[in-house]
């Protein structure tokens, strides 16, 4: 100075954390690929402020 899905990120003090990539099941193909329609998947760890913290502060880890 960074820390957010497997990997690259986007963003918030309250409403469902969103994207590409990847992965999974289907469609469509003689078939696989490329399309395409679903799914699942994420705030480093602790503590503090505050009615609410992934957001702000301290301290630790890691790089």
């Nucleotide at each position: 100075c960074u820390g957010u899905a497997g990997c690259u990120u986007u963003g918030u003090g309250g409403u469902u954390a969103g994207a590409g990539u990847a992965c999974u099941c289907g469609c469509a193909u003689c078939a696989c690929a490329a399309g395409u329609g679903a799914g699942a998947g994420a705030c480093c760890u602790g503590g503090g402020u505050u009615c609410g913290a992934u957001u702000c502060c301290c301290a630790g880890c890691a790089g």